Overview: Transfer RNA from a Peptococcaceae bacterium, 82 nucleotides, folded computationally.
RNA sequence: GCGGUGGUGGCGGAAUUGGCAUACGCGCACGUUUGAGGGGCGUGUGAGGCAACUCGUACGGGUUCAAGUCCCGUCCACCGCA
Numbered sequence: 001g002c003g004g005u006g007g008u009g010g011c012g013g014a015a016u017u018g019g020c021a022u023a024c025g026c027g028c029a030c031g032u033u034u035g036a037g038g039g040g041c042g043u044g045u046g047a048g049g050c051a052a053c054u055c056g057u058a059c060g061g062g063u064u065c066a067a068g069u070c071c072c073g074u075c076c077a078c079c080g081c082a
Stems, first nucleotide, its partner, number of pairs: 001081007010026003019065001027045007046055003058074005
C1' cells in the first nucleotide's frame, strides 16, 4: 500500500427485510435476610432535566417519513496479502 471483519451504557454483549436503542449477563446503588461477612431475594441503573422533554450507537457528511443498520469520506483495533 491492497483486501476483509469490527467500533453500541461502567464492562461483556444483543438489536440484520431500516421501524420502541441498550435485551441478557456482570458490576454498581438502595432495601431485605444474617450476630457479622459472604451468599440469596426485591427494586433501580445511558446522559441532562423537578417534569414535559432533549441528546446519545468511533468521527464528519448523505439517502429516507424514519438510520446502530444503507451510501461516501476519515480515525482506531484485529486478521490476511504484498
It matches the Rfam family "tRNA". Rfam's curators write: Transfer RNA (tRNA) molecules are approximately 80 nucleotides in length. RNAcentral holds the sequence, with entries from ENA. Its mean pLDDT, the model's own confidence on a scale to 100, is 81.